This is a predicted structure of a 72-nucleotide RNA (transfer RNA) from a Nanobdellota archaeon. Its Rfam family is "tRNA". By type it is a transfer RNA. Lineage of the source: Archaea > Nanobdellati > Nanobdellota. The RNAcentral record of the sequence draws on ENA. The prediction has a mean pLDDT of 82.
């Protein structure tokens, strides 16, 4: 230096144009003689940044930042 593939909650991921969800973990509360495990509820995301298209962007498209791979 070309190419391809990702990036969403503290960790793992779903969502492929029309109100961003799930387990894990964390907080609280039920259950229990206590703890565990179970139950229920809350917390908790500027969707990697900028830019464009669109009536409407995590979803299209360029850029560029980071990680991984592949060819020279």
């Nucleotide at each position: 230096g070309c190419c391809c593939g990702c990036g969403u909650a503290g960790c793992u991921u779903a969502g492929u144009g029309g109100u961003g969800g799930a387990g894990c973990a964390g907080u609280c509360g039920g259950c229990u003689g206590u703890u565990a495990a179970c139950c229920g509820a809350c917390c908790g995301g500027u969707c990697g940044u900028c830019a464009g298209u669109u009536c409407a962007a995590a979803u299209c498209u360029g850029a560029c930042c980071g990680c991984g791979g592949g060819c020279g």